The RNA shown here (Bacterial RNase P class A) has 368 nucleotides and comes from a Zoogloeaceae bacterium. Taxonomically the source falls in Zoogloeaceae (Bacteria, Pseudomonadati, Betaproteobacteria, Rhodocyclales). Its Rfam family is "Bacterial RNase P class A". By type it is a ribozyme. RNAcentral holds the sequence, with entries from ENA. The gene name in the source record is rnpB.
[in-house]
RNA sequence: GAAGUCCGCCAGGCAACCGCUGGAUGCGUCAAAACAUCUGGAGGAAAGUCCGGGCUCCGCAGAGCAGGAUGCCGGCUAACGGCCGGGCGCAGCAAGCCUCGCAAGAGGCCCAAGGCGACGGAAAGUGGCACAGAAAACAUACCGCCCAAGUUCGCGAGAACCGGCAAGGGUGAAAAGGCGAGGUAAGAGCUCACCGCGCCGCCAGUAAUGGCGGUGGCAGGCAAAACCCCAUCAGGAGCAAGGCCAAAUAGGGGAGCAUGGACGUUGCUCGCGUCGCUCCCGGGUAGGCUGCUAGAGGCUGCCGGUAACGGUAGUCCCAGAGGAAUGGUUGCCCACGACAGAACCCGGCUUAUCGGCGGACUUCCAUU
Numbered sequence: 001g002a003a004g005u006c007c008g009c010c011a012g013g014c015a016a017c018c019g020c021u022g023g024a025u026g027c028g029u030c031a032a033a034a035c036a037u038c039u040g041g042a043g044g045a046a047a048g049u050c051c052g053g054g055c056u057c058c059g060c061a062g063a064g065c066a067g068g069a070u071g072c073c074g075g076c077u078a079a080c081g082g083c084c085g086g087g088c089g090c091a092g093c094a095a096g097c098c099u100c101g102c103a104a105g106a107g108g109c110c111c112a113a114g115g116c117g118a119c120g121g122a123a124a125g126u127g128g129c130a131c132a133g134a135a136a137a138c139a140u141a142c143c144g145c146c147c148a149a150g151u152u153c154g155c156g157a158g159a160a161c162c163g164g165c166a167a168g169g170g171u172g173a174a175a176a177g178g179c180g181a182g183g184u185a186a187g188a189g190c191u192c193a194c195c196g197c198g199c200c201g202c203c204a205g206u207a208a209u210g211g212c213g214g215u216g217g218c219a220g221g222c223a224a225a226a227c228c229c230c231a232u233c234a235g236g237a238g239c240a241a242g243g244c245c246a247a248a249u250a251g252g253g254g255a256g257c258a259u260g261g262a263c264g265u266u267g268c269u270c271g272c273g274u275c276g277c278u279c280c281c282g283g284g285u286a287g288g289c290u291g292c293u294a295g296a297g298g299c300u301g302c303c304g305g306u307a308a309c310g311g312u313a314g315u316c317c318c319a320g321a322g323g324a325a326u327g328g329u330u331g332c333c334c335a336c337g338a339c340a341g342a343a344c345c346c347g348g349c350u351u352a353u354c355g356g357c358g359g360a361c362u363u364c365c366a367u368u
Base pairs, nucleotide, nucleotide: 001364002363003362004361005360006359007358008357009356010355012333013332014331015330016329017328018327020041021040022039023038024037025036026035043339047350048349050348051347052346053345054344055238056237057236058235068233069232070231071230072086073085074084075083076082087119088117089116090115096109097108098107099106100105120229121228125227126226128222129221142169143168144165145164146163150161151160152159153158177195178194180192181191182190196218197216198215199214200213201212202211203210204209242290243289244288245287252281253280254279255278256277257276261275262274263273264272265271297316298315299314300313301312302311303310304309334337
């Protein structure tokens, strides 16, 4: 310098005028309102409401079932299904190598940074695997290979039967280890080397896991985003949560007054109850206030950590409406401006997004 990959940041700018809304101060007032000045006023996703937490109320002796979520290892965190680091697996671009080619190019191997992975268990059980195929799982035999042994026929070559095999072909997404050699009638882990797999041991690592050695001829297909099993986690509902103040009307409770009347209780008397008036109390509706934004807060520096993150010092205050403010008009400039609008608050994930800027890593080239 070129190419590629990943991460982070910004989100048209300036000015004038007119508005809307929160706060402070002044003025004003019984208290307000109004007015004046100063000052704050959407986002990286405010979105989807998919996870997690705070907060609030309800529930709860303790434990469990059902249903749900998560699932390699270690760390971070208030917590998480998130993030960081690591392991394993898969796919694979560039570069590189090989083959073919005059070349253009094609194919294969290997595959950086980086990408993707619901990556516990299929030797607990139940069930499934379309089509094709002989067979899709207690294996099997369509084509095929063999005729050594036995029987029959034939003079004989040979044929048939009885049988042996699973190497080759074929089907399929997938066919009971792969590949080479020995072996054999033909074959076969039947035997051997290497690779794979299981088991055992040692070493490295906190661990996932990796390496080495020995051993077993070899259990065994796929799928658990089928049921299921194992482990872990979790009580429920949500700011229309919840708290406070509190009319009018109706109804409830209590005290007093009237103790005169009406009705009921039994035909009568007493008693009791209901109906009346006044005052008090409590619940609760309308309405109002609150919850409401100073917080797992932002920025800068230093320290610890590979990092996520943590600690510490300084500094800053940065929307809080509630039928719901954050806007409109004009002028100038440019690279001509995307997706999009808070509603209790935070941490994530996912989705949408015109453009621009910065950094890190990898490969290649050139120079020193």